[in-house]
RNA sequence: GACAAAAGCAAACCAUGAGUAAUCAUGGGACGCAAAGCCACGGAUCCUGAUAAGGAUAGCCGAGUUGCCAAA
Numbered sequence: 001g002a003c004a005a006a007a008g009c010a011a012a013c014c015a016u017g018a019g020u021a022a023u024c025a026u027g028g029g030a031c032g033c034a035a036a037g038c039c040a041c042g043g044a045u046c047c048u049g050a051u052a053a054g055g056a057u058a059g060c061c062g063a064g065u066u067g068c069c070a071a072a
Base pairs, nucleotide, nucleotide: 001069008033009032013028014027015026016025017024018023031059037065038064041062042061043060044057045056046055047054048053
């Protein structure tokens, strides 16, 4: 980061399963994505809980780290 090229991922929703839940996995499906690869370190949001504490979201933001191509 382009009226490039070759690729990749896959929202909502549906089916099945797991979980108290947030949510996650598999299959279908594409709203979109230059990291929509990985990572729970700092915020933020969500769930459980009287508190304490524990859990979830990386396609909420930042940090860290790895990767494809190459016009300006």

Predicted 3D model of a 72-nucleotide RNA (c-di-GMP-I riboswitch aptamer) from a marine sediment metagenome.